Background:
A computed fold for an 87-nucleotide RNA from Anaerobacillus alkaliphilus, annotated as c-di-GMP-I riboswitch aptamer. The source organism's lineage runs through Bacteria, Bacillati, Bacillota, Caryophanales and Anaerobacillus. Its mean pLDDT, the model's own confidence on a scale to 100, is 86. RNAcentral holds the sequence, with entries from Rfam.
[in-house]
RNA sequence: UCACGAUAAAGGCAAAGCUAAUGAAAGUUAGUGACGCAAAGCUAAAGGGGCUAAGGUGGACCUCCACUACGCCAGCCAGUUUCCGAA
Numbered sequence: 001u002c003a004c005g006a007u008a009a010a011g012g013c014a015a016a017g018c019u020a021a022u023g024a025a026a027g028u029u030a031g032u033g034a035c036g037c038a039a040a041g042c043u044a045a046a047g048g049g050g051c052u053a054a055g056g057u058g059g060a061c062c063u064c065c066a067c068u069a070c071g072c073c074a075g076c077c078a079g080u081u082u083c084c085g086a087a
Stems, first nucleotide, its partner, number of pairs: 004085002012037002017032006035075001041080003047077002049073003055068005
């Protein structure tokens, strides 16, 4: 240095739920709260995958259905950066 990941040390993040705000929605933000995480740090048409469908297009015909992302998800995989140093 790389790989690897300890009943180690110093720390870090924060699921679901609840409250408020925001958004058409998916979701996001803040507070609270901890399920968990060796990257649960960052990266979203310059990788894959997933979610939503306002608007648009088409079809129905009494307001519904289908398709569509430059909208959204990194705690899905992936890329990339990084603390410590037992086996």